Overview
Predicted 3D model of a 467-nucleotide part of an RNA (small-subunit ribosomal RNA, 3' major domain) from a metagenome. The full RNA is in RNAcentral, with records from SILVA.
Context: one part of a larger RNA
Formats: sequence, structure tokens, C1' cells
RNA sequence: UGACGGGGGCCCGCACAAGCAGCGGAGCGUGUGGUUUAAUUCGAUGCAACACGAAGAACCUUACCAGGGCUUGACAUGUUGGAAGUAGGAACCGGAAACGGGGACGACCUGUUAAAUCAGGAGCCAUCACAGGUGCUGCAUGGCUGUCGUCAGCUCGUGCCGUGAGGUGUUGGGUUAAGUCCCGCAACGAGCGCAACCCUCGUUGCCAGUUGAUUUUUCUGGCGAGACUGCCCCGCAAAACGGGGAGGAAGGUGUGGAUGACGUCAAGUCAGCAUGGCCUUUAUGCCCUGGGCUACACACACGCUACAAUGGGCGGUACAGAGGGUAGCCAAAGAGUGAUCUGGAGCUAAUCCCGUAAAAACCGUCCUCAGUACGGAUUGCAGGCUGAAACUCGCCUGCAUGAAGCUGGAGUUGCUAGUAACCGCGUAUCAGCAUGGCGCGGUGAGUACGUUCUCGGGCCUUGUACA
Repeated sequence: UGACGGGGGCCCGCACAAGCAGCGGAGCGUGUGGUUUAAUUCGAUGCAACACGAAGAACCUUACCAGGGCUUGACAUGUUGGAAGUAGGAACCGGAAACGGGGACGACCUGUUAAAUCAGGAGCCAUCACAGGUGCUGCAUGGCUGUCGUCAGCUCGUGCCGUGAGGUGUUGGGUUAAGUCCCGCAACGAGCGCAACCCUCGUUGCCAGUUGAUUUUUCUGGCGAGACUGCCCCGCAAAACGGGGAGGAAGGUGUGGAUGACGUCAAGUCAGCAUGGCCUUUAUGCCCUGGGCUACACACACGCUACAAUGGGCGGUACAGAGGGUAGCCAAAGAGUGAUCUGGAGCUAAUCCCGUAAAAACCGUCCUCAGUACGGAUUGCAGGCUGAAACUCGCCUGCAUGAAGCUGGAGUUGCUAGUAACCGCGUAUCAGCAUGGCGCGGUGAGUACGUUCUCGGGCCUUGUACA
């Protein structure tokens, strides 16, 4: 000087408390461990791994396994030499395919020439250099990322103090979300952070636009205005600032986002990519068929659906936002109980389509506390869709079947307002496959006395046999 303390003081955070909704029990979905397996590819492992890489494993993907094949190779550059019905290549044969035969047909570019005449290139064959490797090392690395933490800190120049390590500044008194600002001070200044500058929501004006609406407006875009503790009162130290009020669409950082200092964890990633070294070279490379990544006594994690009456079923009736669409979205009409099919209008989209939002509310109606008209797992049969192909291993529909489950131990998670909770809608990936991810709107609470305690963090101080 740090780090640490079941030392002290001050302060903060959904950290506790006060509340609301859960998880932990059940069934199922997904991930992981374990076990199994020919293989169940690999990585991630306290917080900060476990719906994570994966924004989507039937083949492909695919890295794994079994079997079948190739060896200058699926791909790049070059050396030397070579073959001219050459390169390419249909039928056909073997084969699961890859591949191995086969060979109808049959070329290209540049210059030159009467001309496939010659020369060169491309292509081909052979040869040697080499290619290739999701093989190892994230403890050799770059880049990127997580984390403490959007916490308020981390430093420097000069001066001063100290033999020196170092200190001072950055401590102190107030204050703030903030090393934010004020006052004081052997310090005076400065930098990276904080804040502001950026995007967004809410108010208003002007201009422009048309596909909305239909008679002066919605919407979209552009340019401005507006909020600054500016005004008033009180408190404080006459400061910074704090409390209250007015006006206002909005008030004290207005809301939400983007933005992550010096550093820590030899944190994560050699399987995104790049890259040193090592290893491999008829294989640890490459191609193909099939299988596996989907196994299943079990354990954990994240979710979905429930256990019902503030409910369930049926019928009628209402209101969004944000997105997407030409190998696409797909209307009307028709068929079907339905998934869906037929059909073909419109749309490169404020025009057409996805597209009826759902919960809610109201009316009618059945059920009356039961393992039920709760719950929907599981299973059987019959279908539909995508796709060469749904056995391993997809999704959906109809009929039948109706399991566990009557609110969950210790413990534990999220959340302070248009938030939690509940409700549906869209989208990326994507042929198909969403209870996950990312967004969107609808309905819309309860509680916060407070900082004793738990956890994490900041500043000062104290002890130390630790560095």
C1' cells in the first nucleotide's frame, strides 16, 4: 500500500422487511448429470453451466458409429512431362448409394492460316511440391464475450511531505442517482468514467405526401417549439441542495433504451473466424448408404398444463398493436364434423392477403362440489399436411379412451406502475416441426413502517503473525 475480520461508523440496492404471483408435490415439454450403447459427436459446470452455443438433428445439417468406396484427393497454387475423337458425356451393366465399367453424342478461348494449319491457354492424365484435418493445446495467442457493475470509481502532470515503499490531491463539513455539486484545505490543474450529446414515448406549430378517412382530420416523413429548479414560499451556511406550491401535455435524471472506466476471475470460446506450436498424410483427410445425436431403474434445472365455481361447456354479441408476404401471402365462392382440399380474385403492399384477437362484458342455458360436463396424460382406430422419404424420428384433425393431480416439506424465485399477474397476437430460424427466443398490444392490482437482521456493493476508520 492492499486484502481480510463472526471490528466500528456512514450510505446504497426487490438485499431484507411489507405485499402479489409462483417454483419445490402431479402429468407433460426442453436442457443437464448419470447409466446404457457400435455410436448415444463436441463444448458450457457456484453466483457468471443446465429452453446455454442450437434463430428450429427424419435425409441433409453431422462433427459420432457400422459397412461400402477414393488416394495430388471435395478445394487452392505451382514444377516437370505427356495424350489428341481430347475434355465432357446419354443409353446400358454391377451396386444400397458412392463408386467401378461402358461409351452414342461431342466441344471452348486468344493469335495465326486457304485449312482442326500451327502456337499458346483452359480442360484432362501422370509426377513431385502440397492440399485437407470440427485432431490437441483458450495455461502459447488475436478477436469477441460473460462477471463484479451502469457499481462510482480508476489515474496522471507539476508542486509539497516522507531516507524510502509511498502519501497529498481523491481526506474533512454538507449534498447528490453519481469523485454530482458547494464550502473548507499544500495543494493547483487535468484525463478515463458520471452527466450531457443519440434513439424512443407523451404535447403543440409549420411544411410535404397518399393508398387511410370523407370535409378537415387520422397516418407517415421532415423541420422546429417546449422543462431550465426558469417562477413563488420555507429550510440550510448568504452556498450546493432539500421540502412544498403555481402554471403546464410533461417537474426536478419526465419514461424506456443504447451506452459498460482502470481492472478482476491464467473466467468462456482453437467447434464462428483468425493464428503459434504439436500431431496426422492409402488417413485423425474425402465420398456414400444405414444408424445415432430422440436410448432410460434414476437425480437436478428451466418451462407448459392443471388440480376447478372469481370456474367448465354451448350459442349470440365487442374492442388492438406490432409485424410478415412473389419459389410468397392467399380473398370471394364451393366440398368436408374437422385438420384440410378445390378454386382462383387481388397484392412487390396505408391499396390486396395473413386476419374472426383472446381474456373481458352482457344475455340465454346446463353442471352444484363429485376425481365431476374439473383435469387432460396415455392408448386404439380413422384421416390430413410437408417432404424422394415421417418405422426408428415430424406436426395437425376426428371418434373412442380417459391416468396422476383436490394447491404442494425443508427451502427458494420474480416483481415498486401501465409494473406484477392474467389474456391473446406477431415474428426470426424454417419444406415441415415452438410449451423456447425476440417483440406487440388488451385487462390491470397489492405493498413499501423502516434499515435491527440476511446477501451484495461503495466511502472513512481500526486490528493483523496474510500478500